[in-house]
C1' cells in the first nucleotide's frame, strides 16, 4: 500500500427493525451484620457511547471523512 474487525461507566462487556431514562456483573463509596476482616444484605455515586460532519420528528445505532488498536494479505 489493499481487505475485516473493535472502540458504550475505573476493568470486561450487552444494546433486538432508529423510538423517547443509556444497562449489566466486578470495582468504588456509605451502611447493616462481626471482636475484626473476607463474605452477604441494603442503598448510593460514576457515561458528551472515540472525534467531526451529515441524513432523521428523533442516532449508541443509518450515511461520509478522520483517529486508536487487533488481525488477514502484497
Nucleotide at each position: 500500500g489493499g481487505g475485516a474487525g473493535u472502540u458504550u461507566a475505573g476493568c470486561u462487556c450487552a444494546g433486538u427493525u432508529g423510538g423517547u431514562u443509556a444497562g449489566a456483573g466486578c470495582a468504588c463509596u456509605g451502611u447493616g451484620u462481626u471482636g475484626a476482616u473476607a463474605a452477604c444484605g441494603c442503598a448510593g455515586g460514576g457515561g458528551u457511547c472515540c472525534c467531526a460532519g451529515g441524513u432523521u420528528c428523533g442516532a449508541g445505532u443509518c450515511c461520509u471523512g478522520g483517529a486508536a488498536u487487533u488481525c488477514c494479505c502484497a
This is a predicted structure of a 74-nucleotide RNA (transfer RNA) from Lactococcus cremoris subsp. cremoris GE214. The same sequence occurs in records of 2 taxa. Rfam family: tRNA. Rfam describes the family as follows. Transfer RNA (tRNA) molecules are approximately 80 nucleotides in length. Gene Ontology term of the family: triplet codon-amino acid adaptor activity.